Description
This is a predicted structure of a 354-nucleotide part of an RNA (small-subunit ribosomal RNA, central domain) from a Candidatus Pacearchaeota archaeon. NCBI's taxonomy places the organism under Archaea, Nanobdellati, Candidatus Pacearchaeota. It matches the Rfam family "Archaeal small subunit ribosomal RNA". Rfam links the family to the GO terms ribosome and structural constituent of ribosome.
Context: one part of a larger RNA
RNA sequence: UUAGGUCUAAAACAUCCGUAGCUUGUCUAAUAAGUUUUUUGUGAAAUCUUAUAUCUUAAGUAUAAGGCAUGCAAAAAAUACUGUUAGGCUAGAGACUGGAAGACGUAAGAAGUACGGAGAGGGUAACAGUAAAAUGUGUUGAUCCUGUUUGGACUAACAAUCGCGAAGGCAUCUUACGAGUACAGAUCUGACAGUGAGGGAUGAAAGCUAGGGGCGCAAAACGGAUUAGAUACCCGUGUAGUCCUAGCAGUAAACACUGCACACUAAACAUCAGUAUCUCCUCGAGAGAUAUUGGUGCUGCAGGGAAGCCGGAGAGUGUGCUACCUGGGAAGUAUAGUCGCAAGGCCGAAACUU
Numbered sequence: 001u002u003a004g005g006u007c008u009a010a011a012a013c014a015u016c017c018g019u020a021g022c023u024u025g026u027c028u029a030a031u032a033a034g035u036u037u038u039u040u041g042u043g044a045a046a047u048c049u050u051a052u053a054u055c056u057u058a059a060g061u062a063u064a065a066g067g068c069a070u071g072c073a074a075a076a077a078a079u080a081c082u083g084u085u086a087g088g089c090u091a092g093a094g095a096c097u098g099g100a101a102g103a104c105g106u107a108a109g110a111a112g113u114a115c116g117g118a119g120a121g122g123g124u125a126a127c128a129g130u131a132a133a134a135u136g137u138g139u140u141g142a143u144c145c146u147g148u149u150u151g152g153a154c155u156a157a158c159a160a161u162c163g164c165g166a167a168g169g170c171a172u173c174u175u176a177c178g179a180g181u182a183c184a185g186a187u188c189u190g191a192c193a194g195u196g197a198g199g200g201a202u203g204a205a206a207g208c209u210a211g212g213g214g215c216g217c218a219a220a221a222c223g224g225a226u227u228a229g230a231u232a233c234c235c236g237u238g239u240a241g242u243c244c245u246a247g248c249a250g251u252a253a254a255c256a257c258u259g260c261a262c263a264c265u266a267a268a269c270a271u272c273a274g275u276a277u278c279u280c281c282u283c284g285a286g287a288g289a290u291a292u293u294g295g296u297g298c299u300g301c302a303g304g305g306a307a308g309c310c311g312g313a314g315a316g317u318g319u320g321c322u323a324c325c326u327g328g329g330a331a332g333u334a335u336a337g338u339c340g341c342a343a344g345g346c347c348g349a350a351a352c353u354u
Base pairs, nucleotide, nucleotide: 004325005324006323007308008307012322014202015201016200017199021195022194023193025089026088027087028086029085030084031083033082034081035078036077037076038075039074040073041072042071048066049065050064051063052062053061054060092192093189094188095187096185097184098183100181104178105177106176107175108174109173110172111155112154115151116150117149118148120146121145122144126137127136163170164169207248208247209246210245211244212243216242217241221237222236223235224234259321260320261319262318263317264316267299269297270296271295272294273293274292275291276290277289278288279287280286303310304309327354328353329352337346338345339344
């Protein structure tokens, strides 16, 4: 390289957008670049096949004919497919209209319980903590009860196998602005599509820079226990941090360990959002049934798989495009490059060993 693979054995980029590239619906006409056919030229010799000759024969050698040389060039044709050009179509895609659902995003405002502080009143000797204790708090009046005020964080129940988002993620309420999805209609455009090397954007927590904020929790640190020891598990304190604003960073078991898109392929059940029809009705923004579209799940036929299992949401049957893998360790290390304030990120070996 061919081939084979990528849920769990090595291997799907964290996610999306998108340039080049690759791939691409349907009809008509033209063209003849790819493609196909024929002819001509060329395609060294040797080697191969056959015949003859020759050295006494053989091997060998020579001569003649054929074949091979899968190629290249030219000419003449063919036009199904691919390409190119021109003109159409509407099934893909997009736009539009209608009502709908949603913890989708950004910003502002409001609320709620709990917790901490302050001051006021009541009240007296304990409180806190544990397996048991101690450190700790308390007569300078704690813990506890009542009402006032203030602070920061968070958003119980509802809550679900629910919903939304590309992923990360998103949950009190209201408003403003913005985005996407499914369904229904079939008014418009007319292949505008799929994927996507480079590239760009977004990206939990922790971390970093500057300025705020700091209730609770809590790495580090200190003390008390436990223990042979205890740099831990348990207890009491407690600083970064956690929160906000503006930047940086760019990683996670970023997982469904399953790339994206399209078509086809038994059924049953649950649930969410639409649409259509029907029945009931207290006429309600009510209740139910059937059909259908899209999502989220569960069981399962065929089929697949080494098995576990997957099974219209495929790991089935096919197509298009991308990324990645090639024994274990050394090693996601070294070096060079590049990005970063740093921490580090990206890219990424070998010797040696087995």